Model confidence (mean pLDDT): 82 of 100. This is a predicted structure of a 74-nucleotide RNA (transfer RNA) from Microbacterium petrolearium. The organism belongs to Microbacterium, within Bacteria. It matches the Rfam family "tRNA". The family's RNA type in Rfam is transfer RNA. Rfam describes the family as follows. Transfer RNA (tRNA) molecules are approximately 80 nucleotides in length.
[in-house]
């Protein structure tokens, strides 16, 4: 320098044009003498950043940033 993959809730990941969801965690309630376990419920997001395309973008295009992998040169 070139190519590929990934970036979405505190964590692990879905969702690939009609606008965001699950599990776990936290918190609350129930249960228990108390704790743990269990059951139920709530909260939680500028979808890495910017610009563009579109009536409409997490999703498509371009550039950049971060992490991982491969290649080239010396």
């Nucleotide at each position: 320098c070139c190519c590929c993959c990934a970036g979405u809730a505190g964590c692990u990941c879905a969702g690939c044009g009609g606008a965001a969801g699950a599990g776990c965690a936290u918190c609350g309630a129930c249960c228990u003498u108390c704790u743990a376990a269990g059951u139920c419920g709530c909260c939680g997001g500028u979808c890495g950043c910017a610009c563009g395309u579109u009536c409409g973008a997490a999703u498509c295009g371009u550039g950049c940033c971060u992490g991982g992998g491969g290649g080239a040169c010396c």
Background:
The RNAcentral record of the sequence draws on ENA.